[in-house]
The RNA shown here (transfer RNA) has 76 nucleotides and comes from a Lachnospiraceae bacterium. The coordinates come from a structure-prediction model, not an experiment, and the mean pLDDT is 81. Lineage of the source: Bacteria > Bacillota > Clostridia > Lachnospirales > Lachnospiraceae. It matches the Rfam family "tRNA". About the family: Transfer RNA (tRNA) molecules are approximately 80 nucleotides in length.

RNA sequence: GGGAGCAUAACUCAGCUGGUAGAGUGCAUCCUUUACACGGAUGAAGUCGUAGGUUCGAGUCCUACUGUUCCCACCA
Numbered sequence: 001g002g003g004a005g006c007a008u009a010a011c012u013c014a015g016c017u018g019g020u021a022g023a024g025u026g027c028a029u030c031c032u033u034u035a036c037a038c039g040g041a042u043g044a045a046g047u048c049g050u051a052g053g054u055u056c057g058a059g060u061c062c063u064a065c066u067g068u069u070c071c072c073a074c075c076a
Base pairs, nucleotide, nucleotide: 001072002071003070004069005068006067007066010025011024012023013022019056027043028042029041030040031039049065050064051063052062053061
């Protein structure tokens, strides 16, 4: 220098053909226990990496950029 993948809750990850964003773990409160753990119930938590574009409507499609992983090439 060329190419590919990934970026969504605190963490690990889903998200179909574009149509109001979810699970598990963790966290908070309550129940249970003498108490803790386990178990059960409820709840909080997201500008979907950033900026544009297309669209009635974008996590999803297009472009650029940022970060990260990998492949190829080049130089020494």